This is a predicted structure of a 476-nucleotide part of an RNA (small-subunit ribosomal RNA, 3' major domain) from a metagenome.
Context: one part of a larger RNA
RNA sequence: UGACGGGGGCCCGCACAAGCGGUGGAGCAUGUGGCUUAAUUCGAGGCAACGCGAAGAACCUUACCCGGAUUUGACAUAUAUAUGACAUCCAUGGAAACAUGGCUUUCCUUCGGGACAUUUAUACAGGUGCUGCAUGGCUGUCGUCAGCUCGUGUCGUGAGAUGUUCGGUUAAGUCCGGCAACGAGCGCAACCCGUAUCGUUAGUUGCUACCAGGUUAUGCUGGGCACUCUAGCGAGACUGCCCGUGUUAAGCGGGAGGAAGGCGCGGACGACGUCAAGUCAGUAUGGCCCUUAUAUCCGGGGCUGCACACGUGCUACAAUGGCCGGUACAAUGGGUUGCAAAACCGCGAGUUUGAGCUAAUCCCCAAAGCCGGCCCCAGUUCAGAUUGCAGUCUGCAACUCGACUGCAUGAAGUUGGAAUCGCUAGUAAAGGCGUAUCAGCAAUGGCGCCUUGAAUACGUUCCCGGGCCUUGUACA
Numbered sequence: 001u002g003a004c005g006g007g008g009g010c011c012c013g014c015a016c017a018a019g020c021g022g023u024g025g026a027g028c029a030u031g032u033g034g035c036u037u038a039a040u041u042c043g044a045g046g047c048a049a050c051g052c053g054a055a056g057a058a059c060c061u062u063a064c065c066c067g068g069a070u071u072u073g074a075c076a077u078a079u080a081u082a083u084g085a086c087a088u089c090c091a092u093g094g095a096a097a098c099a100u101g102g103c104u105u106u107c108c109u110u111c112g113g114g115a116c117a118u119u120u121a122u123a124c125a126g127g128u129g130c131u132g133c134a135u136g137g138c139u140g141u142c143g144u145c146a147g148c149u150c151g152u153g154u155c156g157u158g159a160g161a162u163g164u165u166c167g168g169u170u171a172a173g174u175c176c177g178g179c180a181a182c183g184a185g186c187g188c189a190a191c192c193c194g195u196a197u198c199g200u201u202a203g204u205u206g207c208u209a210c211c212a213g214g215u216u217a218u219g220c221u222g223g224g225c226a227c228u229c230u231a232g233c234g235a236g237a238c239u240g241c242c243c244g245u246g247u248u249a250a251g252c253g254g255g256a257g258g259a260a261g262g263c264g265c266g267g268a269c270g271a272c273g274u275c276a277a278g279u280c281a282g283u284a285u286g287g288c289c290c291u292u293a294u295a296u297c298c299g300g301g302g303c304u305g306c307a308c309a310c311g312u313g314c315u316a317c318a319a320u321g322g323c324c325g326g327u328a329c330a331a332u333g334g335g336u337u338g339c340a341a342a343a344c345c346g347c348g349a350g351u352u353u354g355a356g357c358u359a360a361u362c363c364c365c366a367a368a369g370c371c372g373g374c375c376c377c378a379g380u381u382c383a384g385a386u387u388g389c390a391g392u393c394u395g396c397a398a399c400u401c402g403a404c405u406g407c408a409u410g411a412a413g414u415u416g417g418a419a420u421c422g423c424u425a426g427u428a429a430a431g432g433c434g435u436a437u438c439a440g441c442a443a444u445g446g447c448g449c450c451u452u453g454a455a456u457a458c459g460u461u462c463c464c465g466g467g468c469c470u471u472g473u474a475c476a
Stems, first nucleotide, its partner, number of pairs: 001476002003473003007470007015460002019423005026315008034306002042053002064301007073124001077123004082118003089102005106115003126290002129288003135284001137279003140275001142273001147186006153162003166177003192267004197235007206225002210223004238261001241255005317416001321375007334363002338357002343352001345350001382413001387408007429452007
């Protein structure tokens, strides 16, 4: 100087407390361990691995296993040699890859040659093989915590100290005052994006107050651009104003005006560093290793295997509910190999046909809610697992191993032990909708969107994590 302490002081955080809803019990989905297996490819491992890489494992993917094949190779460059083909198509063999045979006999040219393809030969290719403890890059984490440092000066023999401590204050090393310090840098904040109000410009594909026309009805049509909305520009919030308080300070408490008030709210943004943290399987890359195989192609299987254990979720256990009928109100986002209205057929998944839409134009209808009816507290008109049969769709192909539909079947489950998680406001909780990946889909996952919309916070003694000062130390 640090680190540590079941030392002290001050302070903060959904850290506790106060509340609301869960997990842990059940069934299923998914990931992991274990077991099994020819193979169940590999990685990730307290927080910070476990709905993680994977924003899509039937084949492919695919790296694994079994079997069948190839050896200048599936792919790149170069040199030399020989040839003019190769490919497609057809036939035979084969599970396919592929092998053999048949048909066919390239293009440009300055006629030197060149391009392309094949054969042979050689350099080489290739490796999801190892090492993340050889690395780059990227990422997680402490932590959006308020810290981490430097120059000059001064002090100390020196390691170092000072500044950065102290008194206030702040979300903040934020600011003020003081001070052997005076300044500065990386962080904080601001600059960026969205959102909340208004003005202005613009008015189609958006809107419809007013005028007119038309309809069973609808901005449907012609005017119109007020309003809503869209998207450019601008205004607005700065403790600016008032009172109190405070050191005549920084600030703090209250008030006015205002759409918004003291960081308005949300996002992006992550200091010096820590964990030899993660990644050689995204890519790049040193070294090592394989080179008729640890490379490459193909068929099939596996990654989906099941006495079990754990994590994350979904659905429930019902009456604030279930079922039936009627009826209302969104916002993101996506669409031409596409989204598909209306109509026909089907109980339905869906089928047939196909208007419109390269989209503020069409696809385009939310659900909880509200109104009415049935159920009457039961393992039920709760719950839906499992299983049987019959089908639909995608796709060469749904046996291993897809999703969905109809009929039948109707399991566990009556609110969950010890323990444990999230959340402070348009949040939690509840409700549906969209989308990436994608032929299809194992999505209950991820990322978004809107609708309905709470309770509670006395307080900082305690648990956890963190910041500053100080103290002790046989630790570095």
Background:
The prediction has a mean pLDDT of 84. The full RNA is in RNAcentral, with records from SILVA.